[in-house]
Context: one part of a larger RNA
RNA sequence: CCCUCGUUAAGGAACUCGGCAAAAUAGCCCCGUAACUUCGGGAGAAGGGGCGCCGUGCUUGGUGAUAGUCCUAGCGGCUGGAGCUGAGCGUGGCUGCAAUAAGCAGGCCCAGGCGACUGUUUAACAAAAACACAGGUCCGUGCAGAAAGCGCAAGCUGACGUAUACGGGCUGACACCUGCCCAGUGCCGGAAGGUUAAGGGGUGGCGUGAUGAGCGCUAAACCGAAGCCCCGGUGAACGGCGGCCGUAACUCUAACGGUCCUAAGGUAGCGAAAUUCCUUGUCGGGUAAGUUCCGACCCGCACGAAUGGCGUAACGAUCUGGGCGCUGUCUCGACGAGGGACCCG
Numbered sequence: 001c002c003c004u005c006g007u008u009a010a011g012g013a014a015c016u017c018g019g020c021a022a023a024a025u026a027g028c029c030c031c032g033u034a035a036c037u038u039c040g041g042g043a044g045a046a047g048g049g050g051c052g053c054c055g056u057g058c059u060u061g062g063u064g065a066u067a068g069u070c071c072u073a074g075c076g077g078c079u080g081g082a083g084c085u086g087a088g089c090g091u092g093g094c095u096g097c098a099a100u101a102a103g104c105a106g107g108c109c110c111a112g113g114c115g116a117c118u119g120u121u122u123a124a125c126a127a128a129a130a131c132a133c134a135g136g137u138c139c140g141u142g143c144a145g146a147a148a149g150c151g152c153a154a155g156c157u158g159a160c161g162u163a164u165a166c167g168g169g170c171u172g173a174c175a176c177c178u179g180c181c182c183a184g185u186g187c188c189g190g191a192a193g194g195u196u197a198a199g200g201g202g203u204g205g206c207g208u209g210a211u212g213a214g215c216g217c218u219a220a221a222c223c224g225a226a227g228c229c230c231c232g233g234u235g236a237a238c239g240g241c242g243g244c245c246g247u248a249a250c251u252c253u254a255a256c257g258g259u260c261c262u263a264a265g266g267u268a269g270c271g272a273a274a275u276u277c278c279u280u281g282u283c284g285g286g287u288a289a290g291u292u293c294c295g296a297c298c299c300g301c302a303c304g305a306a307u308g309g310c311g312u313a314a315c316g317a318u319c320u321g322g323g324c325g326c327u328g329u330c331u332c333g334a335c336g337a338g339g340g341a342c343c344c345g
Stems, first nucleotide, its partner, number of pairs: 001340008010331002014329001019326001027051005036041001038173001052094012067079004071074001107324007114316002119131002135171007148157003174311001176309002179241003184238002186234005193229003199223002204218005242260005269303001270300001281297005
């Protein structure tokens, strides 16, 4: 010097990215417990008090001897209560610094973000706000053989099920809700029309032959599916949801007007946000002092409604800010123990 422990005056987070680590809390009984709430919860909220041992009194529980008594004479019934023992309440006393004396054994509170919750996950750097989840919704599927999936097939799963069933997508408890756009893309529907392959058709031409027949080659109309075009529908389908100029009796602002463009120009709600560049925005709160935090404002660079919006009790080894308690984290170190390193052998 290193590791693992123990103690530490005064202070008590001044440490640090951050109370990381450590300390503290801790059991049982009693008292007592707020906001909020889905009335279950929150709750062990918080915050207090008691606790060992000996004597004794009362209450109460377990066991039940000697003895007595009855009969059907038994390993029987009943009476009875000694002794031993447990608990509760009271009272007197004892030891110690200390009475759950050792060991084992929640720190707590306030506010916010995210996710409803219990669960699941990167075996060996991530446990989470990721995945899943009940619930919601859309699409497919009507069964001799569903749709979908595996397989070359036979065959199998689905299912020995049958629309309250099964498969797929999205969303993700619950509460309140979920606006506008179908122009593009997708999907669905559309016995018309356009285009269109093989095929059908066979006007005409050519070869052979002989100029014929026959055979062969070529070939125009016309008839030919799906698809595409076309016509409609459809957003809890992929997705999208404007610009400029002016205007009110201070100023500022613009309910209002004009104009251009669009398929339609972002409704409710939320908003410097896990989203805000400018930005440490501005105001308020908390601090002596606050790029974080909380509450507001709205100028949303670039929120926004099941790629869900906004709330929400409970829950979380989650993340963020604050406080109480507590401490060697620190001021700022010190001492001690064991094991290393090091020295001698």
Predicted 3D model of a 345-nucleotide part of an RNA (large-subunit ribosomal RNA, domain IV) from an Actinomycetota bacterium. Its Rfam family is "Bacterial large subunit ribosomal RNA". The prediction has a mean pLDDT of 90.